[in-house]
RNA sequence: GGGCCUGUAGUUAAGUGGUACAACGCUGCAUUCGCAUUGCAGAGGCGGCAGUCCGAUUCUGCCCAGGUCCA
Numbered sequence: 001g002g003g004c005c006u007g008u009a010g011u012u013a014a015g016u017g018g019u020a021c022a023a024c025g026c027u028g029c030a031u032u033c034g035c036a037u038u039g040c041a042g043a044g045g046c047g048g049c050a051g052u053c054c055g056a057u058u059c060u061g062c063c064c065a066g067g068u069c070c071a
Stems, first nucleotide, its partner, number of pairs: 001070007010024003018054001026042005047063005
């Protein structure tokens, strides 16, 4: 320098164009003498910039970061 893959919540991870899902973690309440467990509720997220589209996490281009292969 080039090819390919990946980027979604604090962590792991689903989601092939129309409301973003779950587990663990976090916060509150209940339960308990207290802690743990359990139950209920809640906060928190699509790497960046453009393009296509009525509408983009999803499709396209470039960039950024990581991984892998070639030179």